Notes: Predicted 3D model of a 476-nucleotide part of an RNA (small-subunit ribosomal RNA, 3' major domain) from a metagenome. Model confidence (mean pLDDT): 82 of 100. The full RNA is in RNAcentral, with records from SILVA.
[in-house]
Context: one part of a larger RNA
RNA sequence: UGACGGGGGCCCGCACAAGCAGUGGAGCAUGUGGUUUAAUUCGAUACAACGCGAAGAACCUUACCUGGGCUUGAAAGGCAUAUGACGUUAUGUGAAAGCAUAAUUCUCUUCGGAGCAUAUGUACAGGUGCUGCAUGGCUGUCGUCAGCUCGUGCCGUGAGGUGUUGGAUUAAGUCCCGCAACGAGCGCAACCCCUACCAUUAGUUGCCAUCAGGUUAAGCUGGGCACUUUAAUGGGACUGCCUACGCAAGUAGUGAGGAAGGCGGGGAUGACGUCAAGUCAGCAUGGCCCUUACGCCCAGGGCUACACACGUGCUACAAUGGGUGUCACAACGGGUAGCCAAGCCGCAAGGUGGAGCCAAUCCCAAAAAGGCACCCCCAGUUCGGAUUGGAGUCUGCAACUCGACUCCAUGAAGUCGGAAUUGCUAGUAAUCGCGCAUCAGAACGGCGCGGUGAAUACGUUCCCGGGCCUUGUACA
Numbered sequence: 001u002g003a004c005g006g007g008g009g010c011c012c013g014c015a016c017a018a019g020c021a022g023u024g025g026a027g028c029a030u031g032u033g034g035u036u037u038a039a040u041u042c043g044a045u046a047c048a049a050c051g052c053g054a055a056g057a058a059c060c061u062u063a064c065c066u067g068g069g070c071u072u073g074a075a076a077g078g079c080a081u082a083u084g085a086c087g088u089u090a091u092g093u094g095a096a097a098g099c100a101u102a103a104u105u106c107u108c109u110u111c112g113g114a115g116c117a118u119a120u121g122u123a124c125a126g127g128u129g130c131u132g133c134a135u136g137g138c139u140g141u142c143g144u145c146a147g148c149u150c151g152u153g154c155c156g157u158g159a160g161g162u163g164u165u166g167g168a169u170u171a172a173g174u175c176c177c178g179c180a181a182c183g184a185g186c187g188c189a190a191c192c193c194c195u196a197c198c199a200u201u202a203g204u205u206g207c208c209a210u211c212a213g214g215u216u217a218a219g220c221u222g223g224g225c226a227c228u229u230u231a232a233u234g235g236g237a238c239u240g241c242c243u244a245c246g247c248a249a250g251u252a253g254u255g256a257g258g259a260a261g262g263c264g265g266g267g268a269u270g271a272c273g274u275c276a277a278g279u280c281a282g283c284a285u286g287g288c289c290c291u292u293a294c295g296c297c298c299a300g301g302g303c304u305a306c307a308c309a310c311g312u313g314c315u316a317c318a319a320u321g322g323g324u325g326u327c328a329c330a331a332c333g334g335g336u337a338g339c340c341a342a343g344c345c346g347c348a349a350g351g352u353g354g355a356g357c358c359a360a361u362c363c364c365a366a367a368a369a370g371g372c373a374c375c376c377c378c379a380g381u382u383c384g385g386a387u388u389g390g391a392g393u394c395u396g397c398a399a400c401u402c403g404a405c406u407c408c409a410u411g412a413a414g415u416c417g418g419a420a421u422u423g424c425u426a427g428u429a430a431u432c433g434c435g436c437a438u439c440a441g442a443a444c445g446g447c448g449c450g451g452u453g454a455a456u457a458c459g460u461u462c463c464c465g466g467g468c469c470u471u472g473u474a475c476a
Base pairs, nucleotide, nucleotide: 001476002475003473004472005471007470008469009468010467011466012465013464015460016459019424020423021422022421023420026315027314028313029312030311031310032309033308034306035305042053043052064301065300066299067298068297069296070295073124078122079121080120081119082118083117084116087104088103089102090101091100092099093098106115107114108113126290127289129288130287131286135284136283137279138278139277140275142273147186148185149184150183151182152181153162154161155160166177167176192267193266194265195264197235198234199233200232201231202230203229206225207224208223211222212221213220238261241255242253243252244251245250317417321376322375323374324373325372326371327370333364334363335362338357339356343352344351345350383414388409389408390407391406392405393404394403430452431451432450433449434448435447436446
């Protein structure tokens, strides 16, 4: 000087407390451990691994296993020699990769050759082989915590200190006062984006107040750009004003005005550093290793196994519910190898059909919870839907291993979950549906969007993590 203390002081955070909803029990989905296996490819392992890399394993992917093949190689560029092909078509064989046979057969030329292709040879290629403890780059984490430092000066023999401590204040090393310090930098804040209000400009594909036409109905039509809205530019909030406290900074107020009030709400933004944290399998790269194989091609299998254990989720255990019918109200998005309307067929998944749309125009598109009416009457049930049998649909060369969905039948566990443990302070939790990426097909995951919409916070004694000052130390 740090680190640590079941030392002290001050302070903060869904850290506790106050509440709400869960997890832990059940079934299923998914990841992991373990076990099994020819292989169950590899990595990630307290917080900070475990719906993680993977925004999507039937083949492919694919790195693993078994078997069949190749050896200058699947792809690159160079040299030497030889040939004129390569390719296409057909046949045979084979699981395919491939192999064999047959037919057809180069271009330009200054005639030296050049281009292209094949074969052979040679240097080489190739490696998801090892080392993340050799590395770059990128990332997680403490933590969006308020810290981390420097120049000069001063103090100390020196390590170092001072500044950065003290008082007060803040979300903040934020600002003010004081002070052997005076300044400065990286962080904080602001500048950026979205959102809440208003104005201006603009009026189609959007809108419809007034006027006219029109319909079973409908901005449907003429017309209009008021309104809504769209998208560009501006305004607006700054403790600016009032009152109280205070030296000041600042703080407080059921104070005013205002759409918004004291950082308005949300996002992006992550200091010096820590963990030899993670990644050689995104990529790059040193070293080491393999070179008729640890490289390459192909078929099939595996990554989907299953006495078990754990994590993360979904669905439930019902009446604030389940079922049937009917009536409403969104936002973000996506669409040409695409989205697919009306109509018709099918109980349905879906099929048929073909209109429109490169989209404020057309389509996906039905929002769901909700309202209204009726049934159920507390039961393992009209709860719950696992599992299994049968019949199908769709995608795709192909759904056996191993896809999703539909219909009929079947109807398991489960009656609110031990110890323990998680999230959340407001348009939040909870609950309800919708969209997108990946993608031929394949979400209960991920990322977004809107609908309905709470309870509680006395407080900081305690648990956890953190910041500042101080004290002790057999620690560095």